[in-house]
Molecule: transfer RNA
Organism: Penaeus vannamei
RNA sequence: GUCACUGUAGUGCAGUGGUUAGCACGGUCGCCUCCAAAGGGACAGACUCGGGUUCGAUCCCCGACGGAGACC
Numbered sequence: 001g002u003c004a005c006u007g008u009a010g011u012g013c014a015g016u017g018g019u020u021a022g023c024a025c026g027g028u029c030g031c032c033u034c035c036a037a038a039g040g041g042a043c044a045g046a047c048u049c050g051g052g053u054u055c056g057a058u059c060c061c062c063g064a065c066g067g068a069g070a071c072c
Base pairs, nucleotide, nucleotide: 001071002070003069005067006066007065010025011024012023013022018055027043028042029041031039048064049063050062051061052060
C1' cells in the first nucleotide's frame, strides 16, 4: 500500500429497523451475622465520531478514528 473483519456499562459477551438496549463478573448501599465470609435485595453504569437513507438508525450505506488479521 491492497483486501476483508471489527467497535454496545469498568471487563467479557448478547441484541438487531420501532419494546425501558439485556446477561454474567465487577462497583455502591441496605438486609442477614457478635464480626466477617457466603447468601439474598436495591441502585448506578454503555451503543467511537461525522454525514446519508428512512416516518423512525445501536442496527442499513459512506467517510474519519481505533483494534485485530491476511497478502505484498